[in-house]
A computed fold for a 71-nucleotide RNA from Candidatus Liptonbacteria bacterium RIFOXYD1_FULL_36_11, annotated as transfer RNA. It matches the Rfam family "tRNA". It was read from a public genome assembly.
RNA sequence: GGGUCUAUAGUUCAAUGGCAGAAUGGCGGUCUCCAAAACCGCUGAUCUAGGUUCGAAUCCUAGUAGGCCCG
Numbered sequence: 001g002g003g004u005c006u007a008u009a010g011u012u013c014a015a016u017g018g019c020a021g022a023a024u025g026g027c028g029g030u031c032u033c034c035a036a037a038a039c040c041g042c043u044g045a046u047c048u049a050g051g052u053u054c055g056a057a058u059c060c061u062a063g064u065a066g067g068c069c070c071g
Base pairs, nucleotide, nucleotide: 001070002069003068004067005066006065007064010024011023012022013021018054025043026042027041028040029039030038047063048062049061050060051059
């Protein structure tokens, strides 16, 4: 330099173009003599900028960061 894949919650991962969810973490509560475990509730996210569309995490373009392959 060329090709290809990935980017969503603090972390690991989902999500047919139509309400962004789960687990885990954090916080509060129940239970307990205390704590752990268990149970209940709350909390928090679409890499950036454009475009298409009634509607974009999803499709298109450019960029940024990272992984792999080729040179």